The part of an RNA shown here (small-subunit ribosomal RNA, 5' domain) has 529 nucleotides and comes from an uncultured bacterium. Rfam family: Bacterial small subunit ribosomal RNA.

Context: one part of a larger RNA
RNA sequence: AUUGAACGCUGGCGGCAUGCUUAACACAUGCAAGUCGAACGGCAGCACAGCAGUAGCAAUACUGUGGGUGGCGAGUGGCGGACGGGUGAGUAAGGCAUCGGGACCUGCCCAGACGUGGGGGAUAACGUAGGGAAACUUACGCUAAUACCGCAUACGUCCUACGGGAGAAAGCGGGGGAUCUUCGGACCUCGCGCGGUUGGAUGGACCGAUGUUCGAUUAGCUAGUUGGUGGGGUAAGGGCCUACCAAGGCGACGAUCGAUAGCUGGUCUGAGAGGAUGAUCAGCCACACUGGGACUGAGACACGGCCCAGACUCCUACGGGAGGCAGCAGUGGGGAAUAUUGGACAAUGGGCGCAAGCCUGAUCCAGCAAUGCCGCGUGUGUGAAGAAGGCCUUCGGGUUGUAAAGCACUUUUAUCAGGAACGAAACGCUGUCGGCCAAUACCCGGCGGAACUGACGGUACCUGAGGAAUAAGCACCGGCUAACUUCGUGCCAGCAGCCGCGGUAAUACGAAGGGUGCAAGCGUUAAUC
Numbered sequence: 001a002u003u004g005a006a007c008g009c010u011g012g013c014g015g016c017a018u019g020c021u022u023a024a025c026a027c028a029u030g031c032a033a034g035u036c037g038a039a040c041g042g043c044a045g046c047a048c049a050g051c052a053g054u055a056g057c058a059a060u061a062c063u064g065u066g067g068g069u070g071g072c073g074a075g076u077g078g079c080g081g082a083c084g085g086g087u088g089a090g091u092a093a094g095g096c097a098u099c100g101g102g103a104c105c106u107g108c109c110c111a112g113a114c115g116u117g118g119g120g121g122a123u124a125a126c127g128u129a130g131g132g133a134a135a136c137u138u139a140c141g142c143u144a145a146u147a148c149c150g151c152a153u154a155c156g157u158c159c160u161a162c163g164g165g166a167g168a169a170a171g172c173g174g175g176g177g178a179u180c181u182u183c184g185g186a187c188c189u190c191g192c193g194c195g196g197u198u199g200g201a202u203g204g205a206c207c208g209a210u211g212u213u214c215g216a217u218u219a220g221c222u223a224g225u226u227g228g229u230g231g232g233g234u235a236a237g238g239g240c241c242u243a244c245c246a247a248g249g250c251g252a253c254g255a256u257c258g259a260u261a262g263c264u265g266g267u268c269u270g271a272g273a274g275g276a277u278g279a280u281c282a283g284c285c286a287c288a289c290u291g292g293g294a295c296u297g298a299g300a301c302a303c304g305g306c307c308c309a310g311a312c313u314c315c316u317a318c319g320g321g322a323g324g325c326a327g328c329a330g331u332g333g334g335g336a337a338u339a340u341u342g343g344a345c346a347a348u349g350g351g352c353g354c355a356a357g358c359c360u361g362a363u364c365c366a367g368c369a370a371u372g373c374c375g376c377g378u379g380u381g382u383g384a385a386g387a388a389g390g391c392c393u394u395c396g397g398g399u400u401g402u403a404a405a406g407c408a409c410u411u412u413u414a415u416c417a418g419g420a421a422c423g424a425a426a427c428g429c430u431g432u433c434g435g436c437c438a439a440u441a442c443c444c445g446g447c448g449g450a451a452c453u454g455a456c457g458g459u460a461c462c463u464g465a466g467g468a469a470u471a472a473g474c475a476c477c478g479g480c481u482a483a484c485u486u487c488g489u490g491c492c493a494g495c496a497g498c499c500g501c502g503g504u505a506a507u508a509c510g511a512a513g514g515g516u517g518c519a520a521g522c523g524u525u526a527a528u529c
Base pairs, nucleotide, nucleotide: 001528002527003526005525006524007523008522009521012376013375014374015373016372017371018369019368020334025332026331027330029329030328031327034079035078036077039076040075042072043071046070047069048068050065051064052063053062054061055060086287087286088285095212096211097210098209099208100207101206104204105203109200110199111198112197114195115194116193117151119149120148126141127140128139129138130137131136157166158165159164171192172191173190174189175188176187179186180185213259214258215257220250221249222248225247226246227245228244229243230242231241232240262284263283264282265281266277267276268275269274289310290309291308292307293306312323313322314321315320340366342365343364344363348362349360350359351358352357379409380408381407382406389400390399391398392397415465416464417463418462419461423456429449430448431447432446433445434444435443473518474517475516476515477514478499479498480497484513485512486511487510488509494501495500
């Protein structure tokens, strides 16, 4: 000088940060990943047309019906749950940092050219009948699709023995003048999609070089081991795997083994060189109760997915089942020690959706904590009778001390009252111009207009009111080291970072008066330079 600190005493306010360093210990409860009806069959629930009935003169009310409409539980299907968030157990090298390499993949996005024809069989939901305590599940029957499967076609593409061969797709919504119509629509057009393919962008996979803690009281290590050939596997190179062949490969320039450890940008310190460190923020890696495994998928060997084994917890009708906070809060435990079971999606960002919008413990805010840094305040001026009181005294006085009181002011902060934001611009709506188009619909783009949207929050900030009113402690005073006397104690009680104090006048113990240093903090302990 510094700290993610803790402890003791004390404590007025604000801003900005930070907050389980220990048990990767176990977890009650709630929330943290959904969304799309413009993919689909539908209609459990809500609402509204329509229809029927009842009451009534009528308005209307009530009952029933009603997928026709707004919507929508459950279900099929699509996209997303591989991001975001957490933790640092493992890992000394499949890691990380820097610089390179070629044998690769890449959903959504951008750009280019091409295509989107014609068929089929199922299945959930649902119904019926069962089984089970439950979790759940069985049989039969019905049905749809952008679900699934053939056929056709193939600009690119892939394979090839260069003859040839292989391989696709899906529709949905808006609008509409002719023409046709079985009155459903066809057809045209716009938008969103779909298929194969080329290039890009982004993201990722692999390989090499150099660097990357300690121990030799660890000296030899290695059999898929090292290399080759054939084969397999992968998105891809490779002993990555396999069969055969050869006998190699690494090592005092430290192999192997053991211990410790996530790495980096950075952070702290230091004039620097260096040393220490890796909280918060950012990049990478690894992990998700422990161990193993694959499935799906563009992407995982997947924190809030699946299967198996294990430990633990819970439910049970004892047959069998359920679970995984190292997400956000919160609980127990451990510990010197670390916060609310809060608000909002208003902003930023993400997922889905044409959109409206929905979801979002990411995030933005608020709460708690002097944990840190910074700022402000606890008054200002005047005031000598140098008051009283305290302390000391050589008894003359000195000191506390302009300190107080008194007088004159001010009102930051706090309190009360009033006003009151920035963060909000978009999306959507509308006018106009242009594009698209058969079209003045629809749709898209530019410009303009009027509105809407704030968790924080009636907060910041501003104004006013009254009144010095609401606000100072902590450590030290032998030397180092700024600051001294008295009393008590008597090698006791105690102090102490080092030297050392204390055994009857202790500036070193305890108290008081006084002083010194910092100050909403001050000291102590721990740790680093």
The full RNA is in RNAcentral, with records from ENA. Model confidence (mean pLDDT): 86 of 100.